[in-house]
Molecule: c-di-GMP-I riboswitch aptamer
Organism: Nitrosomonas sp.
RNA sequence: AAUUGACAAAGGCAAAUCCAUUGAGAAAUGGAAACACAAAGCUACCGAUCUAGCAAAAGACAGCGGGGCUGACAGC
Repeated sequence: AAUUGACAAAGGCAAAUCCAUUGAGAAAUGGAAACACAAAGCUACCGAUCUAGCAAAAGACAGCGGGGCUGACAGC
């Protein structure tokens, strides 16, 4: 440096659900919780999905797939 995630350790993150707050909403933030995850870290660039709307414009989602940037431990 490339590649893999069998075993192990130290940590990390945190779905559903409940409570509070914000928002028209999708959702977001905080607390409890613990289904999962080696990129479930970051990024709306592409597609999908969702909200709202007659449509256009707009918004949400990175825990739907792909791309970009970064990256722990272990094996080889």